[in-house]
The RNA shown here (transfer RNA) has 73 nucleotides and comes from Geothrix sp. Lineage of the source: Bacteria > Pseudomonadati > Holophagales > Holophagaceae > Geothrix. It matches the Rfam family "tRNA". By type it is a transfer RNA.

Order: sequence, then C1' cells, then structure tokens
RNA sequence: GCCAACUUAGCUCAGCUGGUAGAGCAGCUGAUUCGUAAUCAGCAGGUCGCAGGUUCGAAUCCUGUAGUUGGCU
Repeated sequence: GCCAACUUAGCUCAGCUGGUAGAGCAGCUGAUUCGUAAUCAGCAGGUCGCAGGUUCGAAUCCUGUAGUUGGCU
C1' cells in the first nucleotide's frame, strides 16, 4: 500500500432483506429469610463508532472517515 470482518446498554452479544431498539450477566428497589446467599417480581441504563446521502421512515441501504482484528504484498 491492497483486501476482508467487526464497532449496538457497564460486560458478552442478538436484531439483515428499511417500519416502536432487545436478551443474558452486572447494577438498583421490593418480596422471601433471624440474617446472608440463592430464588422471585419490578426498575433504570442506548444520539446503534463518527459525518453526510437516499427514503414518508435508516442499527439495517449508499458514500466518506476513525478504531480493532485477520490476510496479502
């Protein structure tokens, strides 16, 4: 220098043929218990890496760009 994959909640990841952003774990509150753990119920947490474009509508499609990983030279 070239190619590919990935980037979504604190962490690990789903969500693809564009139509209300989700799960598990972690966190908080409550119930249960003499108490703790476990269990159960609920709550909170996100400008979907960034910037543009297309569209009535974009995490999703297009362009540019940043980072990480791998490959080629």
The sequence is in RNAcentral, with records from Rfam. Model confidence (mean pLDDT): 81 of 100.